[in-house]
Context: one part of a larger RNA
Molecule: small-subunit ribosomal RNA, 3' major domain
Organism: metagenome
RNA sequence: UGACGGGGGCCCGCACAAGCGGUGGAGCAUGUGGUUUAAUUCGAAGCAACGCGAAGAACCUUACCCGGGCUAGACUGACCAGGAAAACCCUGGAAACAGGGUGUUGCCCUUCGGGGAGCCUGGUAUGCAGGUGCUGCAUGGCUGUCGUCAGCUCGUGUCGUGAGAUGUUGGGUUAAGUCCCGCAACGAGCGCAACCCCUGCCUUUAGUUGCCAUCAUUCAGUUGGGCACUCUAGAGGGACUGCCGGUGUUAAGCCGGAGGAAGGUGGGGACGACGUCAAGUCCUCAUGGCCCUUAUGUCCGGGGCUACACACGUGCUACAAUGGCCGGUACAGAGAGUUGCGAACCCGAGAGGGUAAGCUAAUCUCAAAAAACCGGUCCUAGUUCGGAUUGGAGUCUGCAACUCGACUCCAUGAAGUCGGAAUCGCUAGUAAUCGCGGAUCAGCAUGCCGCGGUGAAUACGUUCCCGGGCCUUGUACA
Numbered sequence: 001u002g003a004c005g006g007g008g009g010c011c012c013g014c015a016c017a018a019g020c021g022g023u024g025g026a027g028c029a030u031g032u033g034g035u036u037u038a039a040u041u042c043g044a045a046g047c048a049a050c051g052c053g054a055a056g057a058a059c060c061u062u063a064c065c066c067g068g069g070c071u072a073g074a075c076u077g078a079c080c081a082g083g084a085a086a087a088c089c090c091u092g093g094a095a096a097c098a099g100g101g102u103g104u105u106g107c108c109c110u111u112c113g114g115g116g117a118g119c120c121u122g123g124u125a126u127g128c129a130g131g132u133g134c135u136g137c138a139u140g141g142c143u144g145u146c147g148u149c150a151g152c153u154c155g156u157g158u159c160g161u162g163a164g165a166u167g168u169u170g171g172g173u174u175a176a177g178u179c180c181c182g183c184a185a186c187g188a189g190c191g192c193a194a195c196c197c198c199u200g201c202c203u204u205u206a207g208u209u210g211c212c213a214u215c216a217u218u219c220a221g222u223u224g225g226g227c228a229c230u231c232u233a234g235a236g237g238g239a240c241u242g243c244c245g246g247u248g249u250u251a252a253g254c255c256g257g258a259g260g261a262a263g264g265u266g267g268g269g270a271c272g273a274c275g276u277c278a279a280g281u282c283c284u285c286a287u288g289g290c291c292c293u294u295a296u297g298u299c300c301g302g303g304g305c306u307a308c309a310c311a312c313g314u315g316c317u318a319c320a321a322u323g324g325c326c327g328g329u330a331c332a333g334a335g336a337g338u339u340g341c342g343a344a345c346c347c348g349a350g351a352g353g354g355u356a357a358g359c360u361a362a363u364c365u366c367a368a369a370a371a372a373c374c375g376g377u378c379c380u381a382g383u384u385c386g387g388a389u390u391g392g393a394g395u396c397u398g399c400a401a402c403u404c405g406a407c408u409c410c411a412u413g414a415a416g417u418c419g420g421a422a423u424c425g426c427u428a429g430u431a432a433u434c435g436c437g438g439a440u441c442a443g444c445a446u447g448c449c450g451c452g453g454u455g456a457a458u459a460c461g462u463u464c465c466c467g468g469g470c471c472u473u474g475u476a477c478a
Base pairs, nucleotide, nucleotide: 001478002477003475004474005473007472008471009470010469011468012467013466015462016461019426020425021424022423023422026317027316028315029314030313031312032311033310034308035307042053043052064303065302066301067300068299069298070297073128078124079123080122081121082120083119087102088101089100090099091098092097107116108115109114130292131291133290134289135288139286140285141281142280143279144277146275151190152189153188154187155186156185157166158165159164170181171180172179196269197268198267199266201237202236203235204234205233206232207231210227211226212225215224216223240263243257244256245255246254247253319419323378324377325376326375327374328373335366336365337364340359341358345354346353347352385416390411391410392409393408394407395406396405432454433453434452435451436450437449438448
């Protein structure tokens, strides 16, 4: 100087407390461990691995296993020889591939002989390709975490023999090393804040594909008309403790008030200091070293990653009446769409099928929002709760749904009556609850990323648990 203490003081955080809803019990989905297996590819491991890399494992993907092939190779370039490349057919084969046949010539230059670019086949050779082989403890890059915590340092000066100290400590204050005052310090840098984006109010510009107050018109903003309003998207304004009172050291600030759409950081996002964990990643990519080179490379068929006595994590659906079922009837936002979204109409009980308008989209489509509201029914029961499981019949995607897809209909109707010890999230348009969209994607979410609808309860307080910041003290630790 640090680190540590079941030392002290001060202060924060959904840290506790106060509340609301869960997890832990059930069934299923998904990830992991274990076990099994020819293989169940690999990585991730307390917080910070476990719906994680996977924003899509039937083939492909695919890295694993079995079997069948290739060896300058699936891929780049060089040299030599030949030929257009392509396309189609036959034989063998599971395919890759092997053998045979049909077939034909494009582009540029041309002296019409040929030459050139590109492509294919065969050959040549180099310490040539290739490797998701090893090492994340050789690395770059990227990322997690402490933590959006308020810290981490430097120059000069001063003090100390020195390691170092001072500044950065102290008194107030703040979300903040934020600001004020004091002070052997005076300044400065990286962080904080602000500058950026979204949202909340107003003005202005603009008025189609958007809108409709007034005037006509219609089934309908449909058409004329209009751009007031809504909205859209550009430019501005607006909030600064600016004003008043109190308090404070006359300060920084704090408390209350006025005005205001908004008040003391208005709400949300992006933004992550010096560093820590030899944290994670050689399987995104890049890369040193090592290893393989008729195989640890590469092509193909099939299988596996989907196994199942069990254990754990994360979720979905429930156990019902604030509910289930039936009928009627409202109100969103944000998105996506031409190999696409697909209206209306017809067929089907339905998944869906047929035909097909419009739309490269403020125009058309996906598109029905759902909970809510109105009416009816069920009457506390393993039920008109719950939907697992299983049988049958189908639809769709795709070369192909056996291993191993999703969905529909009929039948079947399991566990489950609110969950032990323990444990998680959340402070407001939040929790809870309800639906909608998107990426990936041929098909396939209860996951993920977004969007809006309805919309709470509680916080006395900081003694205690956990994590963190500052000062101080002890130490046989570095």